[in-house]
């Protein structure tokens, strides 16, 4: 100095975590399409689909300076015609006059003179016209030349030397162009056009006659040409080059000028022509390398592979043919099938890569489909030809015509892709000497937001902020400086004016010229009056789209109510939706925005860069070994790989960099870089390779030892078992959880003896041994393989791995033959069970065993491929070695195996750890989400069963691993509890009461439903309550607040009428307060306003209407269980753990000890209340011992009464203290604590209560109350009367009373506590059998009021449905209350039901407890109270203990559970739907082989026929005859497209029926798996069964629990 500038993640599996792993998103892009919207311009771009069919027009012509004609115009010459002028000739005819004839007249005929005079002819003038000669200018059908092979289109085919890249051509050609050399001589015969004729509708065709050339042809000349031969040089080869000889091969003229002897010739010139050589350009051929998927395509090939020879081609070559040989290609993927034009490049990406091949450029291929050649320098030819086919059109039916994948355009297909435009002005092309002509190439314009770039739709100021909208906590906020308003600006669009560059070119005239050109003048623009410049006016004409739950920037309201809908993934929606729809607001982008499709990215999710395989998907069951891959030490050589330098190439465009340019940008343009590649040359030689030589550390061999359930064969052995025979012996045996089937009096089992049989080999035996794995176990012998150690004498890299391949391969199974004791699928029977196709039991067949042959799979596992090297240890054990003089042993081992534990390291973790899952290298196998599925189809192996190989459609957003915290277990351990046990009393049976369900009803109002609803809310339903029902009423309302208006006979009261009442009507009576003004007789009156009230209206009230799953509050429950957490620290990637575990102890996470924990909080305990003992203080209404008194009774002794004075001792009351703490003693302990004892009223929490941690149950309550939202508003509000909540076949729950003698009944006379009392408690006294009534002292209370009962004493009852029991019913009463019928309580008398202690089951209670007895209170007019809450009296029994039941706590273990076992979950069946497989067949497509037919064409052969040029003969010179070559034609042969036939293969569509699979809120049957899942599970195999599945056999641990053995760690 230059170069290098770049790599982001997120959501979703779980209760949470880490990992694996898929799915999805954010980015960029697009030849796009669709939806909504749309102002301007520039530059690009536009049938991706039917290579489908095409109307119409155009897209390739040009040259007259190659040729003969034709046509037009002009000039010139000649000729003709017509008209005309003049002159002349001529005289049809007419007129007048005269004569004559005829006639009745009129008239007619004839003739003569004069006048007028047509046509015609001759000469001349002029004009027009025709023919023709020559010339000039132009046009052009034909002959001829060049072009048409370019340019333009398309991508069907093609997997190929097609393309790309680099070579070769010593194997080639090349028109036009350039250079060089040489030449261009002499002749000839035709033929189109044209004329005539013929055929045809037409297209066209034929015959005949004429004619030209730069058309065609003979001859001459000729080499540096061609062919042949010979010789020399050179080269890596076929070869090439030089020389010699022989033979052979060319041609055309034309333009202009000049000269000239002028029908012609000569010279110069223009453009051409011929031959040869070279160049350039273009083309052909060929080679190396590269170039998609498929092996469920493995073998292919007969011109196939090669050779010789020939033919053919421009040229090599089996390109073709004849002969010969039998080769050639292929796992480095031949052949076949599918798909596809290839590339420069484009998109994406950090890159490496991946995808694509539109536009632009290069190459290729194609031109309606198939075949073929012709012409030509070049084609097998898009706008040429021939043939066949399909299709379309014309037709006179005989026959013809056509090819838009050129530009426009049309139809069709499709989601979808433009004008039947202008111009050759520019660029380029063809022809031409040139002017020029042609050019849908091209230049331009048009259409389309299709893309990209640029611009605009205005700018500044403008409020504590209008209106409207939206929200609101009603205060406000937001839209929002946004608008309005004020002041400006003027891009674009609009109007007016000017107005290009592109033409420095082309062309033409003149002049000059060095002949190249120069100068001057004229002329030439489609775009286009366009770009651009300028003037004018005016904010005027110009903004939308998507989104707002997270990813992902942006939030509220209303509507809806698992509906409607949204959705990329996760997921939203079931009445408060930021997720649907709308609105307001906001976010993003902006003439666009969004959606859809596709590609890359993210995805390191096929991993070269850059992944993995113990348990997540993934190591082949094992070994041997082929190809291949990789390979020890030293040296030399070579230089293939490798490295370096140089050269060539890598087209242009594009990308990138730097300039310039359009005002910027996009765009354009110039230069550079890059293009990582290939080729050539030269060099380097470390490594790899190759070759050679050597070495010994790998490997192997030899020798000497050693251990072993290694393998094969044979022989032998004992125990047990079963069977058979015999003895002896009698009633059972056997089996199970319990039984039964079974065996047995025909003698079993048990027992003894003898015999037979088959299978397996106890102890030894061991995480011991051997083997590659599967596997191998009595003893001995024989055969045989491997391993280890030692020696270091041998070989000298001989090695490692190993796709295919081969061999072996447990169990089960198969075939054949044996054998068969035991065991034992299937099967039979017995049990169990709801069932039991099972588990259990009794039998028992295949099989298990042997021989021979198959099968080839297992959880074939260390779930861990093989080899080599390296990397701390410790310990145990098997086999060796060393070892002090020997032996043993200790010890060592730089040997080899097998285990355990562990450092570093690795791992997602668990774990692995010299036997690696560590660190590295080499080779092989395998994986890429779950399911479908190791399945279908195909192939292959097998006797079969089946094995190996191995998909897709479809479907899901997960599936999975390890670990964590819980919960759970018919897992384990520990602990506690009125949990069991030991007891007491019950419930469940009866009657009744009460509550609930159900049923009923007009209504039986509502809530509560396991424990934790059910004598619960309700601690009082006759009315009321009341919420329910029926009927009758009211509507601003029964109740609150506010506003507006009205209201003086107003408020209030209200006789009377209707009515069940509510309510409706209504006479009469009849006010008040505040304030202002006026009047006043000062009493007051009048007027106005207001308060209060009323009326009308408006806001609103009201709701026991809904939601307890929107809520607050309160409550229940686990549970008064001992737990629940935090801070800091530490451990772990993390969830989390530790602390809180462990050892003890406690009622207790109570305390102590230990301890990576140290502390702390809420709970426990304590503090509080009651009670038990003592003390102090205080004594009225309490108490009264002692003192005094009174009253009453008296048996006269006295007794009783706190009644009085008085007292405060005691009891009591109610305030404060004390007391108890394991404190003391003893034992034991480290300690905490425990046990025992003393003292004490009380002893280990003294007793009881209150007190309820974090949380659980969407537990209960919207009907206590409060409250969000929703709903009703002359009713779901409110009032009233009556009814209902009280019903009654039934079921449940809680209680009461009983069933009796521990009792009942009668009588007697004792002893409480705690409460309550004024619309109250009520005494005495009286009445009544009684309920009760009369009565009313006393008491707002330690003062008055309120019989305690059981117990006790005595009598009776005598075991009975009773003197038990009291239901039910009748009757007579009482009380409360407006009211007692539905529907109250009480009393008397009478009646006298069930019931004689209660099935399964189940409840409460551990001491002043249970049981039993009564008393009070709340509510309340009364009561259904037997309930509830309190109070006291009497007053037990029992606990050995924790095995079991239930509940709870702690630790541990397993888990597929986390809504947490009331969990999860499997399979059949039934229904719906989807895709797939098989399928009798049917219908298409592609293709192989064989064969038939055989068009056009090519080649060959042939033909007594035809034929201008040449030759020869003859000739009258016109020809004629013969002949060769050639031509044309005919015939034959070969090849040959389409087509026909036959037979295969591959691949689609449809299909009766069959099969499994997937999916689907609430279907059926069971419960297989997850816990020991209730029989541990799983793998292989066989049999069986509705189904999961069961059983047999072998294997695995990926099995819990308990015990034992071994081993390890620590001491």
């Nucleotide at each position: 100095u230059c170069u290098u500038u770049g790599g982001a993640g997120a959501g979703u599996u779980u209760g949470a975590u880490c990992u694996u792993g898929g799915c999805u998103c954010a980015g960029a892009a697009u030849g796009a399409a669709c939806g909504c919207u749309g102002g301007u311009g520039g530059c690009g771009u536009g049938u991706u689909u039917u290579a489908u069919a095409c109307a119409u027009g155009c897209a390739a012509g040009u040259c007259g300076a190659g040729c003969g004609g034709a046509u037009u115009a002009g000039u010139u010459g000649a000729g003709g015609g017509u008209g005309u002028u003049a002159a002349g000739u001529a005289g049809a005819g007419a007129g007048c006059a005269g004569g004559g004839g005829a006639u009745u007249u009129a008239u007619u005929c004839u003739u003569u003179a004069c006048u007028c005079a047509a046509a015609a002819c001759u000469u001349c003038u002029c004009a027009c016209u025709c023919u023709u000669u020559a010339c000039u200018a132009a046009u052009u059908a034909g002959c001829g030349g060049c072009g048409a092979a370019c340019g333009g289109g398309u991508g069907a085919g093609u997997a190929a030397c097609g393309c790309g890249u680099g070579g070769a051509u010593a194997a080639u050609c090349u028109a036009c162009c350039c250079u060089u050399a040489a030449g261009a001589c002499c002749g000839g015969g035709a033929u189109a056009a044209c004329g005539c004729c013929u055929a045809g509708a037409a297209a066209u065709a034929g015959g005949u006659g004429c004619u030209a050339a730069u058309a065609c042809c003979u001859g001459a000349u000729a080499a540096u040409g061609u062919u042949a031969a010979g010789a020399g040089g050179c080269g890596a080869a076929u070869g090439u080059u030089u020389c010699u000889u022989a033979a052979c091969c060319a041609a055309a003229g034309u333009u202009g000028a000049g000269c000239u002897u002028c029908u012609g010739g000569c010279u110069c010139u223009u453009c051409g022509c011929u031959u040869a050589a070279g160049g350039a350009u273009g083309a052909g051929u060929u080679c190396g390398c590269g170039u998609c998927c498929u092996a469920u395509u493995a073998g292919c090939u007969a011109g196939u592979u090669g050779g010789u020879g020939a033919g053919g081609u421009a040229a090599u070559g089996g390109c073709u043919c004849a002969c010969c040989a039998a080769g050639g290609c292929g796992a480095u993927g031949a052949u076949g099938g599918g798909u596809a034009g290839c590339c420069g490049g484009c998109c994406u990406g950090a890159g490496a890569g991946g995808g694509c091949g539109u536009a632009c450029g290069g190459c290729c291929a194609c031109a309606c489909u198939g075949g073929g050649a012709c012409u030509g320098a070049g084609a097998c030819a898009c706008g040429g030809c021939c043939c066949a086919g399909a299709c379309u059109c014309c037709u006179a039916c005989g026959g013809g015509a056509g090819g838009c994948a050129g530009c426009a355009g049309u139809a069709g297909g499709g989601a979808a892709u433009c004008u039947u435009c202008c111009g050759c002005a520019a660029u380029g092309g063809g022809c031409g000497a040139a002017a020029g002509c042609c050019u849908g190439a091209c230049g331009g314009a048009g259409c389309g937001a299709c893309g990209u770039c640029a611009c605009g739709u205005g700018g500044a100021c403008g409020a504590u902020g209008g209106a409207g909208g939206c929200c609101u906590u009603c205060g406000g906020g937001u839209u929002g400086u946004a608008a309005a308003g004020u002041c400006c600006u003027g891009u674009c669009a609009g109007g007016g004016g000017g107005g290009a560059c592109g033409a420095u070119g082309g062309u033409u005239g003149a002049u000059c010229u060095u002949c190249g050109g120069a100068u001057c003048g004229g002329u030439u623009g489609a775009c286009g009056g366009u770009a651009c410049c300028u003037c004018c006016a005016g904010a005027g004409g110009a903004a939308g789209c998507u989104c707002c739950g997270g990813c992902c920037a942006a939030c509220u309201a209303c509507g809806u109510g698992c509906c409607a809908g949204c959705a990329g993934c996760c997921g939203c929606g079931g009445u408060a939706a930021u997720a649907c729809g709308u609105a307001g607001g906001g976010a993003g982008c902006g003439a666009g925005c969004g959606u859809u499709g596709u590609u890359c990215g993210g995805a390191u999710u096929c991993a070269c860069u850059g992944g993995g395989c113990g348990u997540a998907a993934a190591g082949g069951g094992u070994a041997c070994g082929u190809a291949g891959g990789c390979g020890g030490u030293u040296a030399u050589a070579u230089a293939a790989g490798u490295c370096a330098a140089a050269g060539g190439u890598g087209a242009a465009a594009g990308u990138c960099c730097u300039g310039c340019u359009u005002u910027c940008a996009a765009g354009g343009u110039a230069g550079g870089a890059a293009g990582u590649g290939c080729c050539u040359u030269u060099g380097a030689u470390a490594c790899u390779a190759u070759a050679u030589a050597a070495c010994u550390a790998g490997a192997g061999a030899a020798c000497a030892a050693g251990a072993g359930g290694g393998g094969g064969a044979a022989a032998c052995g004992g125990a047990a078992c079963u069977c058979u025979g015999g003895g002896a012996g009698u009633a059972g045996c056997g089996g199970u959880g319990a039984a039964a089937u079974g065996c047995g009096c025909a003698g079993a089992u048990a027992u003894c003896c003898a015999g037979a049989g088959g299978a397996a080999c106890g102890c030894c035996a061991g995480u011991a041994g051997c083997g590659u794995a599967g596997g191998c176990g009595g003893u001995u012998u024989c055969c045989u393989a491997g391993c280890u150690u030692g020696u270091u004498c041998c070989u000298g890299a001989c090695g490692c791995u190993g796709a295919g391949g081969u061999a072996c391969u447990a169990a089960a199974g198969c075939u054949a033959g044996g054998g068969g004791a035991g065991c034992g699928a299937u099967c039979g029977g017995g049990a169990u069970u709801a069932g039991a196709g099972a588990c259990c039991c009794c039998g028992g067949u295949a099989g298990u065993c042997c021989u021979a042959g198959c099968c080839c799979u297992a959880a074939a596992c260390g779930a861990u491929g093989g080899a080599u090297a390296c990397u701390g240890g410790g310990u145990a054990u098997g086999g060796g070695g060393g070892g002090a003089g020997c032996a043993u042993u200790a010890c060592c081992u730089u040997c080899u195996g097998u285990g355990c534990u562990g450092a570093a390291g690795c791992u997602a973790a668990c774990g692995c750890g010299u036997u690696a899952a560590g660190u590295a290298u080499c080779c092989c196998g395998c994986c890429u989400g779950g399911g479908g599925a190791g399945u279908a189809c195909g192939g292959u192996c097998g006797c079969a069963a089946g094995g190996c190989u191995a998909a897709a459609a479809c479907u899901c957003a997960a599936a999975a691993g390890a670990a964590u915290c819980g919960a759970c277990g018919g897992g384990g351990g520990g602990c506690u509890g009125a949990a069991c046990a030991a007891g007491u009393a019950g419930u469940g049976g009866a009657g009744c009461a009460c509550g609930u369900g159900g049923u009923u009803c007009a209504a039986u109002u509502c809530g509560a439903c396991g424990c934790a609803a059910a004598a619960c809310g309700a601690g009082a339903a006759a009315c009321c309550u009341u919420a329910c029902c029926a009927g009758g009423g009211c509507u601003u309302g029964a109740c609150a607040u506010g506003c507006u208006a009205g209201u003086a006979g107003u408020a209030g009261u209200g006789a009377c009428c209707c009515g069940a009442a509510a309510g409706g009507g209504a006479a009469g009576c009849g006010a008040u307060c505040c304030u202002u003004u006026u009047c006043u007789u000062c009493g007051g009156a009048a007027a106005g306003g207001g308060a209060a009230g009323c009326u009308a209206g408006c806001a609103c009230a009201g709701g026991u209407g809904g939601u307890g799953c929107a809520u607050g509050g309160c409550u229940g429950u686990c549970g008064u269980c001992a737990g629940c957490u935090c801070g800091u620290g530490c451990c772990g990637u993390g969830a989390g753990g530790u602390g809180u575990u462990g050892g003890g102890u406690u009622a207790a996470g109570u305390c102590c000890c230990u301890u990576a924990a140290c502390g702390a909080g809420c709970g426990c305990a304590a503090c509080c209340c009651u009670u038990g003992c003592c003390c102090u203080u205080a004594g009225u209404u309490g108490c009264c011992a002692g003192c005094g008194g009174a009253u009453u009774c008296u048996u006269c002794g006295g007794a009783a009464u706190g009644c009085c004075g008085g007292g405060u001792a005691c009891u009591c009351u109610a305030a404060g203290g004390g007391g108890a703490c394991c404190g003391c003693c003893g034992c034991c302990u480290u300690a905490a604590a425990g046990c025992g004892g003393a003292g004490g009223a009380a002893g280990a929490u003294g007793a009881g209560g209150a007190u309820g941690a974090c949380g659980u149950c969407a537990a209960g309550u919207c009907a206590u109350c409060a409250c969000g939202c929703c709903c009703c508003u002359u009713a779901u509000g409110u009032c009233c009367u009556g009814g209902g909540c009280c019903a009654c076949a039934c079921a449940c729950g809680u209680g009461c009373u009983a069933c009796a003698a521990u009792g009942g009944u009668u009588a007697g006379g004792a002893c409480a506590a705690a409460a309550g009392g004024a619309a109250g408690c009520a005494a005495a006294g009286g009445a009544g059998c009684g309920a009760u009534c009369c009565g009313g002292a006393g008491c707002a209370a330690a003062u008055c009021c309120u019989u305690a009962a059981a117990a006790c004493u005595a009598g009776c009852c005598c075991c009975a449905g009773u003197u038990c029991g009291g239901a039910u019913u009748g009757u007579a009463g009482g009380c409360u209350g407006c009211a007692a019928u539905u529907c109250g309580c009480c009393u008397g008398c009478a009646u006298g039901a069930a019931g004689c202690c209660g099935g399964a089951a189940u409840u409460a209670c551990u001491a002043g407890u249970a049981a039993u007895c009564g008393u009070g209170g709340a509510u309340c007019a009364g009561c259904u109270a037997u309930g509830c809450c309190a109070c006291g009296g009497u007053g037990a029994a029992u606990a050995c203990g924790u095995u079991c039941u239930c509940a709870g706590c702690c630790c541990u273990u397993g888990u597929a559970c986390a809504c947490a076992c009331c969990g999860c979950c499997c399979g059949u069946c039934a229904c719906a739907c989807c895709a797939c497989c098989c399928g009798a067949g049917u219908u298409g497509g592609a293709u192989g082989c064989a064969u038939c037919c055989g068009a056009a064409g090519a080649u060959a052969u042939u033909c007594a026929a035809c034929u201008a040029a040449c030759u020869u003969g003859c000739u009258u010179c016109g020809g004629u005859a013969a002949g060769a070559a050639g031509g044309a034609g005919g015939a034959u042969a070969u090849c040959g497209a389409a087509g026909g036939u036959g037979u295969g293969u591959c691949u689609g569509g449809c299909a009766a029926g069959g099969g499994g699979g997937a999916u689907g809120a609430a279907g059926u049957c069971g419960u297989a798996a997850c816990a020991a899942g209730g029989c541990a599970g799983c793998c292989g195999u066989a049999c069986c069964g509705g189904a999961a599945g069961g059983u047999g056999u072998g294997g695995c641990u990926g099995g819990a629990u308990c015990a034992c053995c071994u081993c390890c760690u620590u001491u």
Description: A computed fold for a 1611-nucleotide RNA from a Candidatus Aerophobota bacterium, annotated as small-subunit ribosomal RNA. The sequence is in RNAcentral, with records from ENA and SILVA. Rfam family: Bacterial small subunit ribosomal RNA. Rfam links the family to the GO terms ribosome and structural constituent of ribosome.